[in-house]
c-di-GMP-I riboswitch aptamer from uncultured Rubrobacter sp., 74 nucleotides, folded computationally. Lineage of the source: Bacteria > Actinomycetota > Rubrobacteria > Rubrobacterales > Rubrobacter. Of the family's consensus pairs, 95% are formed in the model.
RNA sequence: GAAAAGGGCAAACCCGUCGCGAGGCGGGGGCGCAAAGCUUACGGACCUCUGAAGGAGGUGGCCGAGUUGCCGAA
Repeated sequence: GAAAAGGGCAAACCCGUCGCGAGGCGGGGGCGCAAAGCUUACGGACCUCUGAAGGAGGUGGCCGAGUUGCCGAA
């Protein structure tokens, strides 16, 4: 970050399974993604459970942060 190539990931939804739940995992699927790779739940955001306070959890395909990295015209 123009074009192209080879690859990669995988939303909704469906099935199975785990969880009180948010959601996780596996299979199918493919909306999208140039970091939708990895780390971090640290700052913020959102969500769940718990009567409140407080606490315990979830989401990285919500933003920030750290780190590695494919192709590549002018």